Overview
RNAcentral holds the sequence, with entries from SILVA. Small-subunit ribosomal RNA from a Pirellulales bacterium, 1524 nucleotides, folded computationally. The coordinates come from a structure-prediction model, not an experiment, and the mean pLDDT is 83.
RNA sequence: AGGGUUUGAUCCUGGCUCAGAAUGAACGUUGGCGGCGUGGAUUAGGCAUGCAAGUCGAGCGAGAACUUUAGAGAUUGAUGCUUCGGUUGAGAUCUCUUUGGGGACAGCGGCGAAAGGGUGAGUAACGCGUAGUUAUCUGCCCCAGGGUCUGGGAUAGCCUCGGGAAACUGAGGGUAAUACCGGAUAUAUCUCUUUGGAGUAAAGGGACUGCCGCCCUGGGAGGAGACUGCGUCCUAUUAGCUUGUUGGUGGGGUAAUGGCCUACCAAGGCAAUGAUGGGUAGCGGGCGUGAGAGCGUGGCCCGUCACACUGGGACUGAGACACUGCCCAGACACCUACGGGUGGCUGCAGUCGAGAAUCUUCGGCAAUGGACGAAAGUCUGACCGAGCGACGCCGCGUGCGGGAUGAAGGCCUUCGGGUUGUAAACCGCUGUCAGUGGGGAGGAAAUCGAGAGGGUCCACUCUCUCGUUGACCUAUCUUCAGAGGAAGUCCGGGCUAAGUUCGUGCCAGCAGCCGCGGUAAGACGAACCGGACAAACGUUAUUCGGAAUUAUUGGGCUUAAAGGGUGCGUAGGCGGUGCGGUAAGUCGGGUGUGAAAUCCCUCGGCUCAACCGAGGAACUGCGCCCGAUACUGCCGUGCUUGAGGGAGACAGAGGUGAGCGGAACUGAUGGUGGAGCGGUGAAAUGCGUUGAUAUCAUCAGGAACACCAGUGGCGUAAGCGGCUCACUGGGUCUCUUCUGACGCUGAGGCACGAAAGCUAGGGUAGCGAACAGGAUUAGAUACCCUGGUAGUCCUAGCUGUAAACGAUGAGCACUUGGUCGGGGGCCCCCCCAUAGGUUCCCGGCCGAAGCGAAAGUGUUAAGUGCUCCGCCUGGGGAGUAUGGUCGCAAGGCUGAAACUCAAAGGAAUUGACGGGGGCUCACACAAGCGGUGGAGGAUGUGGCUUAAUUCGAGGCUACGCGAAGAACCUUAUCCUAGAAUUGACAUGGUCGGAUGGCACGCCUGAAAGGGAUGUGUCUGCCUUCGGGUGAAACGAUCACAGGUGCUGCAUGGCUGUCGUCAGCUCGUGUCGUGAGAUGUCGGGUUAAGUCCCUUAACGAGCGAAACCCUUGUCCCUAGUUGCCAGCGAGUCAUGUCGGGGACUCUAGGGAGACUGCCGGUGUCAAACCGGAGGAAGGUGGGGAUGACGUCAAGUCCUCAUGGCCUUUAUGUCUAGGGCUGCACACGUCCUACAAUGGCGCGCACAAAGGGAAGCGAACCCGCGAGAGUCAAGCAAAUCCCAGAAAACGCGUCCCAGUUCGGAUUGCAGGCUGCAACUCGCCUGCAUGAAGCCGGAAUCGCUAGUAAUCGCCGGUCAGCAUACGGCGGUGAAUGUGUUCCUGAGCCUUGUACACACCGCCCGUCAAGCCACGAAAGCCGGAGGGGCCCGAAGUCGCCAAGCUAACUCGCAAGAGAGGCAGGCGCCGAAGGUCAACUUUGGCGAUUGGGACUAAGUCGUAACAAGGUAGCCGUAGGGGAACCUGC
Repeated sequence: AGGGUUUGAUCCUGGCUCAGAAUGAACGUUGGCGGCGUGGAUUAGGCAUGCAAGUCGAGCGAGAACUUUAGAGAUUGAUGCUUCGGUUGAGAUCUCUUUGGGGACAGCGGCGAAAGGGUGAGUAACGCGUAGUUAUCUGCCCCAGGGUCUGGGAUAGCCUCGGGAAACUGAGGGUAAUACCGGAUAUAUCUCUUUGGAGUAAAGGGACUGCCGCCCUGGGAGGAGACUGCGUCCUAUUAGCUUGUUGGUGGGGUAAUGGCCUACCAAGGCAAUGAUGGGUAGCGGGCGUGAGAGCGUGGCCCGUCACACUGGGACUGAGACACUGCCCAGACACCUACGGGUGGCUGCAGUCGAGAAUCUUCGGCAAUGGACGAAAGUCUGACCGAGCGACGCCGCGUGCGGGAUGAAGGCCUUCGGGUUGUAAACCGCUGUCAGUGGGGAGGAAAUCGAGAGGGUCCACUCUCUCGUUGACCUAUCUUCAGAGGAAGUCCGGGCUAAGUUCGUGCCAGCAGCCGCGGUAAGACGAACCGGACAAACGUUAUUCGGAAUUAUUGGGCUUAAAGGGUGCGUAGGCGGUGCGGUAAGUCGGGUGUGAAAUCCCUCGGCUCAACCGAGGAACUGCGCCCGAUACUGCCGUGCUUGAGGGAGACAGAGGUGAGCGGAACUGAUGGUGGAGCGGUGAAAUGCGUUGAUAUCAUCAGGAACACCAGUGGCGUAAGCGGCUCACUGGGUCUCUUCUGACGCUGAGGCACGAAAGCUAGGGUAGCGAACAGGAUUAGAUACCCUGGUAGUCCUAGCUGUAAACGAUGAGCACUUGGUCGGGGGCCCCCCCAUAGGUUCCCGGCCGAAGCGAAAGUGUUAAGUGCUCCGCCUGGGGAGUAUGGUCGCAAGGCUGAAACUCAAAGGAAUUGACGGGGGCUCACACAAGCGGUGGAGGAUGUGGCUUAAUUCGAGGCUACGCGAAGAACCUUAUCCUAGAAUUGACAUGGUCGGAUGGCACGCCUGAAAGGGAUGUGUCUGCCUUCGGGUGAAACGAUCACAGGUGCUGCAUGGCUGUCGUCAGCUCGUGUCGUGAGAUGUCGGGUUAAGUCCCUUAACGAGCGAAACCCUUGUCCCUAGUUGCCAGCGAGUCAUGUCGGGGACUCUAGGGAGACUGCCGGUGUCAAACCGGAGGAAGGUGGGGAUGACGUCAAGUCCUCAUGGCCUUUAUGUCUAGGGCUGCACACGUCCUACAAUGGCGCGCACAAAGGGAAGCGAACCCGCGAGAGUCAAGCAAAUCCCAGAAAACGCGUCCCAGUUCGGAUUGCAGGCUGCAACUCGCCUGCAUGAAGCCGGAAUCGCUAGUAAUCGCCGGUCAGCAUACGGCGGUGAAUGUGUUCCUGAGCCUUGUACACACCGCCCGUCAAGCCACGAAAGCCGGAGGGGCCCGAAGUCGCCAAGCUAACUCGCAAGAGAGGCAGGCGCCGAAGGUCAACUUUGGCGAUUGGGACUAAGUCGUAACAAGGUAGCCGUAGGGGAACCUGC
């Protein structure tokens, strides 16, 4: 940083798609280790169980276990004494009482529970962010000042008695406090205040000096409340919203401002700079991406907000309207004795559900932090750790070195080899990680205890020493053994790094886009090999990027999507020039803030990295202060050039109304006239003897205004055209007199707005949707014709659209020119006119630069700038649906989505094509001659048939073609039948034995073959003659042979055709962004791209031409087998002979023809026309020769050949049959239909060929085909085939199915051949069919040609009407290019490029998909009215209850409070009628998209066969048709 994809190719527009990065991911395959992170994104769905908020006895009463002091009692009993009975009684145990300790459980009280932790439902908001403001509060903490005096009455716990299943709860008695309540003090800085004053407090505890508390006040820190500016998603298919609403006053309420609440007063407030409504969403720091601007996002971490089953409410408190508090209502769940209760995991784990998907019911308070406590300490699912998951990032490893016979195996192969691959094996070495065993730093320092010392003593504090505290992790070191335990995933057609073989055969499948797969798939599947990444790799989803594809940076609108139909004008935006002021924007400096984390930089810590720490920078923002004043804004004051006004003049189909006019048309009346008119491609319908058309006169009517008339004029556009008048809008020029920026644009809005159409009333000549008829046609709902209604016209309204176009919005300024037209002014000229010059305005053309994808545009910009508005963002769906709005309706305006495609499109290029044009050519047509198509026959093909009728060729360019010759053979496995299997044919290996080959025999058989077996003959080389060897051959066997089997769409070669048409290209240069163009076009000319001229082209190549062969004239040379003039000989006769080279001829060489010469035309050319000469004249005639290419043309059955198939058969051999089969159709021919003829007789004249398994004379026989024998001659200018025929002469026939015609058939023969039955040719006799010149249609031919006549050859045993040659006789017509066909060049259009046999439209039928409408049905949400009204605050009452205060000795009374009641408000609920909005279903219905080969037509693209298209209206199966 770009790439792929629209085309035959190109440039552009434009979408789709890929490569990158990322993620709280998921899925597939695979999976060694560690570190650091991270993990319920869906149902804010429901939850079992455990834990997550307690603590303080140094606030209080009571107080179990345990313990302690003292006493008493009981039991036992050491010791001493002893009379051994006992006594003494230490000690031990137990019980009771008591003192102290202890402190469980519960309670009062204090603090905490408002933090920490979770989630993102709600919220579009002062919620959040940022910058400010203050009318406020603040427990614990810090600082400062002051105080802490004196009393009182209760109540839990506890005891007693009750209720209840439980939860829980009632009554009585008695008790404490740092609980509660008085009194004193308060000077006060506290509160109130009328400024005099009035009011208000406390608590004690402890191990007792200094400690911890308590009260009042001020300040601080931190926290919280409130307000304000600015910023904060989509939707106008939501445009109006609002009644406590906006403001004021009084009052209330709050910690505090405030309609926060209430009463009254006023009628405001918000909104296009988007109110209100709807949808969606927590916000920020940040995160992802990006060069940035942006775009997307808000998981973890931090800040903040909101929520805690759903809704409402308050209480307590410094703080809550409170996640694990309370009350009420609701849903859900659980317990229940049915009376009633209980609960809230969006805390940590865990469970169910839903889902593609997200973890352990773990350990510990060791660390950090928090609550309480003086402290020890207790509590802490905060937190620290561990576990699970490759979910992410980072790191490490799966070994290292040597090792070629390049092993084996795999794969490929051109069979040589290559590759896997130093890879392995093998040798040597190492020891990371994991494993095993053993050591082991650190996270720990505090607190506390003991001791010592310092701060002047000390209960305070500091230091040191020793001791004490680890849930979890272990770094790291070391022992042992051994390469041992550790590699996959995706991809390999292009994009995009990396290819071969096999399988498959539009199947199976792949695919991100383009696209692969229909028998040789680098794209499917597999293998091998290779590429990428690697403990991962791919896929899917999503975001940004690429995408300048929403364009601020940074796009566009003539034709690609896109300028509003036009104007006026509101808001808004923008705005000439001078001076002064201000300082809002702007600029500079300073300052505050912009939390931390993140990003960046520099250091540092984990061995590195990820990760972490420290410092810096940055945070592009906002506020405040100071300064500057060029520009913008604002204020003030001027100016005249923008704009407007005034005066004078001018042009004009500008508008409206009224009047007038002539031509034409139609009708009416009358006259003339007499058969048609009209209409068309041709007709018909229609009109006309009741008198049309035509013509004359008169009258009537309506509409439109010829000529002038013009890329002329006017108007904003639509539009405006006879003449006159009236009214009226705008413009231009000149003067430079006035105003003094008054301007430009213009969202909404308003007005105008062709045609068609609508309403009402008129009018109606012509024209003319619909309609009717006639034609055309396969049909013709059309084009053509005859009629004809609405309409077209007028008046008054409506509609509001057009391809309303310059497909080009308006305004201003600037930027070389030329020319034409219209309207003014001025100058030049003595004047006038004209010409000329100049200036302003308007309308065109051509063009510089520039611009543009190009076409083009170009002072009338699509150039260069500024301002404002409108519009576009792939094609289709669709200007459709829906909603809204306008309209009488038709319909207009606004205007989607689902779904679907990979394109749709613009301009230009090369072709091809056109029922486009121009030029030109060709037996292309025309003019001619002769045919085919009709008949019979021959032959080929199709079809049919058959056991088989082998195969191929299929418009021209298959069809007398392959086949230059099918009885067998040929011949093909085409059919039937038989037979052998290394084979009919080739090469090689192994083994065998000594065979074996040839000839003649035997059996079987149709033959091939099979079987048995004998005779004769031959049998290599070496030799030491014993033998060896194995060539040839045979048998067996293995490789292989063989295939006219398939694929001509895998191929070579060869061939046909366009076409002997004149074309096809290249180099260099030039032009174009490019494909390409130029050259090769143009003017002439030619058979020709032949030549000439011109020319950004100049040259060249393949073709054309020429060179080659043949033929036509002459010459030279040569003269046999050819020839014979002259000479001679000979014969009945013949170049027969001698001879000759003259001639013909033969075959070698040469000459000749070149537009060379003359005249004319032409550009001084090329060339053409005419002429001369000449055998021949403009290429003399004929042949060979076939450019680049086209048709996947033909041929695998000539040959060659890849691949596939076959191998006792698709190969080989054999016999017989078939290829010859016959209702039929077609092609090519032969013979005819006759007198230009038939027949008979007579009689001439060729050329070119062939000949040895051959041609075969003469002679004899036969009517003949033919035959015979002796056979002559000839390897050929010698001999033979061989008689040429038509022609010509004579005769006959006399127009008929014939003396034409010869098919068919019978008989008799001949020939070839092993063999003529299927199935050959010929002869004779007899027979004597169709046919009397051929429908539509169609073929050949332009001169020695057509036509006609015969001759020869190849093939071949035989077989020719075919094919290839040869000569004889020998015409007619045309000198043109309108048409048919084909071709060439130029040009034009194109939606074609498989190229018109193209492309392509719509209905109908079928399948499938999404959507709309729809009677209705089922929900959700929202607001409104009314009813009911829980809890609760507030207010009022309070006759009931009432310890503290007051009075009182007391009883009691009072103050105050409370229960209770009432009231306002009030959630849920109920109800009401409609409403709004949204979702789902829905019989049926509508169009739409898509779908290899359905139906009907042919609308569009070429003049698309009626030019097309736009708006509108009517009509029609459909595309469409018709009117304007």